[in-house]
Context: one part of a larger RNA
Molecule: large-subunit ribosomal RNA, domain II
Organism: marine sediment metagenome
RNA sequence: GCCAGGGAGUUAUCCUAUGUGGCGAGGCUAACCAACUCUGUUGGGUAACCGAAGGGAAACCAAGUACGAAAGUGCGUUAGUCACAUGGGAUAGACCUGAAGCCAGGUGAUCUAUUCGUGGGCAAGGUGAAGUCUCUCGAAAGAGGGAUGGAGGCCUGAACCGGUGUUGUGGACAUGCACUCGGAUGACCUGCGAAUAGGGGUGAAAAGCCAAUCUAACCUGGCGAUGGCUGGUUCCUGCUGAAAUAUGCCUACGUAUAGUCCUGCCUAGCUCGUUGGCGGUGUAAAGUACAGAUAGAAAUUGCAGGGGCUAUUGCCUACGGAUUUCUUUCUAACUCAGAAGCUGCCAACUGCGUAGGGCAGGAAACAGGGGCGGUAUGUAAGAUACCGUUCCGAGAGGGGAACAACCCAGACCAAAGUUAAGGUCCCAAAAUUUCUGCUAAGUGUAUCAAAAGGUGUCCUGAACCUGAGACAGCGGGGAUGUAAGCUUAGAAGCAGCUAUCAUUUAAAGAAAGCGUAACAGCUCACCCGUCGAGGUUCGGGGCCCUGAAAAUGGACGGGGCUAAGCAGAAUACCGAUACUUUGGCGGCUCUCAUAUCUGAGAGUUCGGGUAAGCAGGCGUGGAAAUUGCGCAGAAGGUCUUUCGAGAGAAAGGCUGGAGCAAUUUCCAAUGAGAAUCCUGGC
Numbered sequence: 001g002c003c004a005g006g007g008a009g010u011u012a013u014c015c016u017a018u019g020u021g022g023c024g025a026g027g028c029u030a031a032c033c034a035a036c037u038c039u040g041u042u043g044g045g046u047a048a049c050c051g052a053a054g055g056g057a058a059a060c061c062a063a064g065u066a067c068g069a070a071a072g073u074g075c076g077u078u079a080g081u082c083a084c085a086u087g088g089g090a091u092a093g094a095c096c097u098g099a100a101g102c103c104a105g106g107u108g109a110u111c112u113a114u115u116c117g118u119g120g121g122c123a124a125g126g127u128g129a130a131g132u133c134u135c136u137c138g139a140a141a142g143a144g145g146g147a148u149g150g151a152g153g154c155c156u157g158a159a160c161c162g163g164u165g166u167u168g169u170g171g172a173c174a175u176g177c178a179c180u181c182g183g184a185u186g187a188c189c190u191g192c193g194a195a196u197a198g199g200g201g202u203g204a205a206a207a208g209c210c211a212a213u214c215u216a217a218c219c220u221g222g223c224g225a226u227g228g229c230u231g232g233u234u235c236c237u238g239c240u241g242a243a244a245u246a247u248g249c250c251u252a253c254g255u256a257u258a259g260u261c262c263u264g265c266c267u268a269g270c271u272c273g274u275u276g277g278c279g280g281u282g283u284a285a286a287g288u289a290c291a292g293a294u295a296g297a298a299a300u301u302g303c304a305g306g307g308g309c310u311a312u313u314g315c316c317u318a319c320g321g322a323u324u325u326c327u328u329u330c331u332a333a334c335u336c337a338g339a340a341g342c343u344g345c346c347a348a349c350u351g352c353g354u355a356g357g358g359c360a361g362g363a364a365a366c367a368g369g370g371g372c373g374g375u376a377u378g379u380a381a382g383a384u385a386c387c388g389u390u391c392c393g394a395g396a397g398g399g400g401a402a403c404a405a406c407c408c409a410g411a412c413c414a415a416a417g418u419u420a421a422g423g424u425c426c427c428a429a430a431a432u433u434u435c436u437g438c439u440a441a442g443u444g445u446a447u448c449a450a451a452a453g454g455u456g457u458c459c460u461g462a463a464c465c466u467g468a469g470a471c472a473g474c475g476g477g478g479a480u481g482u483a484a485g486c487u488u489a490g491a492a493g494c495a496g497c498u499a500u501c502a503u504u505u506a507a508a509g510a511a512a513g514c515g516u517a518a519c520a521g522c523u524c525a526c527c528c529g530u531c532g533a534g535g536u537u538c539g540g541g542g543c544c545c546u547g548a549a550a551a552u553g554g555a556c557g558g559g560g561c562u563a564a565g566c567a568g569a570a571u572a573c574c575g576a577u578a579c580u581u582u583g584g585c586g587g588c589u590c591u592c593a594u595a596u597c598u599g600a601g602a603g604u605u606c607g608g609g610u611a612a613g614c615a616g617g618c619g620u621g622g623a624a625a626u627u628g629c630g631c632a633g634a635a636g637g638u639c640u641u642u643c644g645a646g647a648g649a650a651a652g653g654c655u656g657g658a659g660c661a662a663u664u665u666c667c668a669a670u671g672a673g674a675a676u677c678c679u680g681g682c
Base pairs, nucleotide, nucleotide: 001682002681003680004679005678006677011092012091013090014089015088016087017086018085019084020083021082022081023080026050027049032044033043034042035041036040054061055060064075065074066073067072095232096231098229102222103221104220105219106218107217113196114195115194116193117192118191119190120189121188122186124156125155126154127152131148132147133146134145135144136143137142160183161182162181165179166178168177169176198214200210201209202208235617236616237615238614239613240612245258246257247256248255249254261362262361263360264359265358266357267356269352270351273349274348275347276346277345278344279343280342281341286335287334291331292330293329295327296326297325298324299323300322301321303320305319306317307316308315309314368392369391370390371389372388373387374386375385376384377383397408398407399406412584413583414582415581416580417579418578422574423573424572425559426558427557431571433570434569435568436567437566438565444561445560452546453545454544456543457542458541459540460539461538462537463536464535465534473530474529475528476527477526479503480502481501484498485497486496509524512523513522514521585607586606587604588603589602590601591600592599593598618671620668621667622666623665624664625663626662627661628660629659636655637654638653639652640651641650642649643648
């Protein structure tokens, strides 16, 4: 891991609701007693209990009573009780499994910690303390040399004890092996015997060790401890169908009440929607009448500030302040006014009447999430909180390459047709469809980019110039008073200051730029000629280009496409469980028939569904009664067929070899795929 078997709402008492039945102003017995066809029936037993009267704190009164001066208000004035069944609750282990822990009594020091008693062990080598002998020196104390000697928690290193590093290497099997390394006469190692025991021991102290167990051992018991936590909880079908919110809680993954869901009974009208009428509101946008802010201008006012002048009053004020007017810019905590929307009441229409309302019983849920619109916080977020709506949750099908919540669309079953969103070159069903433009960037075919640029290209508008010749190019002119005056070393159009006139002209600035030390020189403005048709400038729009950087090679879904891209228009077709048609199944309401079961007909904006509620069934074991089957083959096994919407049922063949079934009613240790489930097998 698979298979087989086992495996989870039970029982007792009480309360409550519903159903069925008995009796009924009553209902009912308990213990117990007796009898018998004697372990379960019958008869007796009315003690208790519930009910038949309530109200008040009570006295007390009574279909009333309490409060109150009263009006009035509260609670009452309605058939119960016993038994059985079912839903729910309480108390018990109370659907099953699961702690870490707490307490009690015992068992452990053959592991290990420390201690006690008694034994054992430590190759070899090195170093060479004290002491002793001797020599020398010294008055002595003592010192030095040479021998001898053999000390030491001394050195090197086996046995022995250990376990530093390799994060070497091995192993299912709880720490092995290799190399390296520490101690190795000592606070050494070790055998045997013995002592200390669980809030206790022992500890050169690591909360270490106390039998692979230690921040309180192990075993048994209390014990089915407790668990608002995790996991699991076994047959079928039909009907309805949620919530993830509010409020409270030592409350926050829990729970109570309400809201929302289901079921039963009762009641009689109800209003999701549309329109109208009468009201409510103060948002969006807007506005500046109020409050507050804001920029400029003007006016008025000497105003207990500042300044100036006089100083006896005082006068002036380009500082500062106050007020007013006009214009400018604003506001969540501004609003003179004010939508859309939302909402109360009334009416009509429509629709429902399976809705609406009331009572009783049963829940689940109180972690929500996404899109769109809005608000707050935030640089932002697949962010957080809130409001409205919708979807997912609990929703299948088609599209979106894939993709809970985006688009289409709400799936009873079968068949056929028509469409939706989205598509129609190939993958791949359907147009290589028609018409008109645009794009040249593979832009695009995708939801994936900005400011800022473009003499890319298409469309469009305005003004001005233009056959009396525009624009661009080319040829020519561009002068004179004069080198204007001043300044200056110089200043001649062109350092600077002032002025900027006049003449000749087709036209030509007291000069727009380059240039020179200053001149010179080269252009420009302006004019003529040549040429011969549009030109110049400023806007608006479409597509396109640049701007444009991410980590393995790479994505329009892919191939590929110059349309099979983009924009506008048109006609076909494809395409869902949508819609339509036909047939079938079922639910609910009503009518009729039927003793009952049930049948026929009409209607149904009835048939997606998690949690949950309700209803009807299938199957297993047993009991009672009745009816049956079986050696001419029961149960069981296996294969096939048929029936049923399904749980399931039946028939036939083979096997098997002795019991079994149906109907009605009752009872339950009654249904397996999951629980790191239990036992066994492989």